[in-house]
Context: one part of a larger RNA
């Protein structure tokens, strides 16, 4: 842009057609049962349980986590002391919340069922009195392949479907731009909001992390340790709170719409 000779606006949806998946293996019982002289040893059916492999997720294990806690080296400044602060691979080491992750975590899936068949086994039967499944007629069974079923997309399916709600107004039906953002994201897009508000930042509190701050006491010649004290300090997450910013404005646009 189409859908339209048939107004818009939002929502649910049918499903031609396409893709995806299709795996397998141990044990237990059936059952030491059919079979078999014996050794050995089952179809069938039911159950447990793992491998790969896939989808999704992050409440557990873990990884990562360059604006979080702590320790620590050298050095430089902050007039010294204590504190601190800068570079040095984030100087380095331990740990670490969100988010993203699975080589290594958690849930879950392949199924049952059909339909028509393949090899192959059958039933009924003749030509050919018998037999013969069929190298005749006619009727079955019968595979992980095939069509379905099961999951995903799907009306550009131009054969362009189908429902439902609202709107008939400019004294606003819709919808953009602006502007605060993330469950989105390269950039449009998409999503939550824009004072009749919790969108974001800030704060408050409790969760979590770190792991016991400074200071000041008291002991100890000191190194230090102890008490105030799970102390300080905290990124991203919860729940709350209009403290700040979403202010103000500016566009698009539908006059009842097709044929009789």
């Nucleotide at each position: 842009c189409g859908a339209a000779u048939a107004g818009g606006a939002a929502a649910u949806u049918u499903g031609a057609g396409a893709g995806g998946a299709u795996u397998u293996g141990a044990c237990c019982u059936u059952a030491g049962u059919a079979c078999g002289a014996g050794a050995g040893g089952a179809c069938c059916g039911g159950g447990u349980u793992g491998a790969a492999c896939g989808c999704a997720c992050c409440u557990c294990u873990g990884g990562u986590g360059u604006a979080c806690c702590a320790a620590u080296u050298g050095u430089u400044c902050c007039a010294c002391c204590a504190g601190g602060a800068g570079c040095a691979u984030g100087g380095u080491u331990g740990g670490g919340u969100a988010g993203c992750u699975a080589u290594a975590g958690u849930g879950c899936g392949g199924a049952c069922c059909a339909g028509a068949u393949a090899a192959g086994c059958g039933c009924u039967g003749a030509a050919a009195g018998c037999a013969u499944a069929u190298u005749a007629a006619g009727c079955g069974c019968g595979a992980a392949a095939c069509u379905g079923a099961c999951c995903u997309c799907a009306a550009g399916a131009u054969u362009a479907g189908a429902u439902u709600u609202c709107c008939c107004u400019a004294c606003g039906a819709u919808c953009c731009c602006c502007c605060a953002g993330a469950a989105a994201g390269a950039c449009g897009a998409u999503c939550u909001g824009g004072u009749u508000g919790a969108u974001a930042g800030g704060c408050g509190c409790a969760a979590c992390g770190u792991g016991g701050a400074a200071g000041u006491g008291u002991g100890g010649u000191a190194a230090c340790a102890c008490a105030u004290g799970g102390a300080g300090c905290g990124g991203a997450a919860g729940c709350g709170u209009a403290c700040u910013a979403a202010u103000a404005g500016g566009g698009a646009c539908a006059u009842u719409g097709a044929c009789u």

Record summary:
The part of an RNA shown here (large-subunit ribosomal RNA, domain VI) has 260 nucleotides and comes from a Candidatus Saccharimonadota bacterium. The RNAcentral record of the full RNA draws on ENA. The prediction has a mean pLDDT of 81.